[in-house]
Predicted 3D model of a 467-nucleotide part of an RNA (small-subunit ribosomal RNA, 3' major domain) from a Candidatus Levyibacteriota bacterium.
Rfam family: Bacterial small subunit ribosomal RNA.

Context: one part of a larger RNA
RNA sequence: UGACGGGGACCCGCACAACUGGUGGAGCGUGUGGUUUAAUUUGAGACAAAGCAAAAAACCUUACCAGGGCUUGACAUACUAGAGUUCCAUGCUCGUGAAAGCGAGCAAAUCCGCAAGGAGGCUAGUACAGGUGCUGCAUGGCUGUCGUCAGCUCGUGCCGUGAGGUGUUCCCUUAAGUGGGGAAACGAGCGCAACCCCUGUCUAAUGUUACAUAUUCAUUAGAGACAGCCCCGAUUCUAUCGGGGAGGAAGGAAGGGAAGACGUCAAGUCAGCAUGGUCCUUAUGCCCUGGGUUACACACACCCUACAAUGGCGAAAAACAAUGAGCCGCAAGCUAGCAAUAGCAAGCAAAUCUCUUAAAUUUCGCCUCAGUUCAGAUUGGGGGCUGCAACCCGCCCCCAUGAAGGAGGAAUCAGUAGUAAUCGCGGAUCAGCAGGCCGCGGUGAAUACGUUCUCGGGUCUUGUACA
Numbered sequence: 001u002g003a004c005g006g007g008g009a010c011c012c013g014c015a016c017a018a019c020u021g022g023u024g025g026a027g028c029g030u031g032u033g034g035u036u037u038a039a040u041u042u043g044a045g046a047c048a049a050a051g052c053a054a055a056a057a058a059c060c061u062u063a064c065c066a067g068g069g070c071u072u073g074a075c076a077u078a079c080u081a082g083a084g085u086u087c088c089a090u091g092c093u094c095g096u097g098a099a100a101g102c103g104a105g106c107a108a109a110u111c112c113g114c115a116a117g118g119a120g121g122c123u124a125g126u127a128c129a130g131g132u133g134c135u136g137c138a139u140g141g142c143u144g145u146c147g148u149c150a151g152c153u154c155g156u157g158c159c160g161u162g163a164g165g166u167g168u169u170c171c172c173u174u175a176a177g178u179g180g181g182g183a184a185a186c187g188a189g190c191g192c193a194a195c196c197c198c199u200g201u202c203u204a205a206u207g208u209u210a211c212a213u214a215u216u217c218a219u220u221a222g223a224g225a226c227a228g229c230c231c232c233g234a235u236u237c238u239a240u241c242g243g244g245g246a247g248g249a250a251g252g253a254a255g256g257g258a259a260g261a262c263g264u265c266a267a268g269u270c271a272g273c274a275u276g277g278u279c280c281u282u283a284u285g286c287c288c289u290g291g292g293u294u295a296c297a298c299a300c301a302c303c304c305u306a307c308a309a310u311g312g313c314g315a316a317a318a319a320c321a322a323u324g325a326g327c328c329g330c331a332a333g334c335u336a337g338c339a340a341u342a343g344c345a346a347g348c349a350a351a352u353c354u355c356u357u358a359a360a361u362u363u364c365g366c367c368u369c370a371g372u373u374c375a376g377a378u379u380g381g382g383g384g385c386u387g388c389a390a391c392c393c394g395c396c397c398c399c400a401u402g403a404a405g406g407a408g409g410a411a412u413c414a415g416u417a418g419u420a421a422u423c424g425c426g427g428a429u430c431a432g433c434a435g436g437c438c439g440c441g442g443u444g445a446a447u448a449c450g451u452u453c454u455c456g457g458g459u460c461u462u463g464u465a466c467a
Base pairs, nucleotide, nucleotide: 001467002466003464004463005462007461008460009459010458011457012456013455015451016450019415020414021413022412023411026305027304029302030301031300032299033298034296035295042053043052064291065290066289067288068287069286070285073128077127078126079125080124081123082122090107091106092105093104094103095102096101110119111118112117130280131279133278134277135276139274140273141269142268143267144265146263151190152189153188154187155186156185157166158165159164170181171180172179196257197256198255199254201223202222203221204220205219206218207217226251229245230244231243232242233241234240307408311367312366313365314364315363316362318361324355325354326353329348330347333344334343335342336341374405379400380399381398382397383396384395385394421443422442423441424440425439426438427437
């Protein structure tokens, strides 16, 4: 000087407390461990792994396994030699085969150029290719985390033999090393804040397809908030802070986002990419068929659906959104079907058309506390769609079946406001498949005395046999 302390002081954070809803019990979905397996490819492992990489595992993907094949190779560059009409792809047929491949045959004779020639192609050979093989403890790049925490440093000066200190400590204050005062310091840098984007108000202009002359709406450019004004209180009486008021769409950082200092964890990633070293080279490379990644005594994590009456079912429609997407597409409408869906088909490269009737909500009726008109797992039968192909292993519809579950032990999580809770809707991925993810709007609470305690963090100080 740090680090640490079941040392001290001060401060902060949904950290505790207060309140609301959950998880842990049930069934199911997904991920992980374990076990099993020919293989169940690999990585991620307290917070900071576990609906994570994966914004879609039937084939492909795919890296794994079994079997069948190839060996200058699926891909790149260069050289040498050869071939048939010297310049040849390519196409077709046959045999074998699960395919890849192997073997045989036929047809035809590429492009530029007048030509010479050049480019591209085949066969053989040589250099070489190739490797999702290993090492993230050789690395780059990127990322997580402490933490949007308020810290981390430098120049000159001064102090100290020196390591180093001072500044950065102290007092007040702040979300903040934010600002003010004092002070051997005076300044500065990276961080804080601001500049950026969205939402909320107004003005002006413009406006197709919106609306129908008025607005809403959209786009563009501006204005607006600064503790600016008034009162009271605290105060070193001057900075600052607290309470209230006016005005205002908005008031004390208006709300949200993006943005992450010096560094820590030899943190994560050689499987995104790049890359040193090392290993394989008729195989640890490449192609194909089938299987596996979907197994199942069990354990964990995160969801979904429930256990019902603030409810379930049926009917009436009585309503009301926003974000987005669409031509290999979205599909109105009509017809058929109980339905999934099918047939025909208008419009729309979309503020025009479509997806697109939002649902919770409201009204009426039934159910009357029961394993039920709750709940929907599981299973049987029949269908539909996508796709070469739904057996392993997809989704949907109809009929039937009707399991556990009666509010969940110890423990544990999230949330301070348009938040929690609850209700639907859209998108990416995508042939098909969403209980996940990313967004959107609707309805819309309760509580916070306070900082003793738990956890994490910051500043100062103290002890130390630690560095």